RNA sequence: GCGCUCGUAGCUCAGUUGGAUAGAGUGACAGACUCCGACUCUGUAGGUCGCACGUUCGAAUCGUGUCGGGCGUA
Numbered sequence: 001g002c003g004c005u006c007g008u009a010g011c012u013c014a015g016u017u018g019g020a021u022a023g024a025g026u027g028a029c030a031g032a033c034u035c036c037g038a039c040u041c042u043g044u045a046g047g048u049c050g051c052a053c054g055u056u057c058g059a060a061u062c063g064u065g066u067c068g069g070g071c072g073u074a
Stems, first nucleotide, its partner, number of pairs: 001073007010026004019057001028044005050066005
């Protein structure tokens, strides 16, 4: 250089035959419980789905480019 692959919440990930209000576990915070904690239960916040552009009525999902990680190849 070329090819393949991954990038979604603080962390680990799901969701890709395009239909939407973007989710789970864990963690954080608050409340209930308790004499106080732990455990358990309930709730809340947290994401412009790596970035940009394009296609479309509609994009995490399709296309192009680009950035970063991993693998392969000379």
The RNA shown here (transfer RNA) has 74 nucleotides and comes from an Oscillospiraceae bacterium. It matches the Rfam family "tRNA". Rfam classes the family as a transfer RNA. Its family is annotated with triplet codon-amino acid adaptor activity in the Gene Ontology.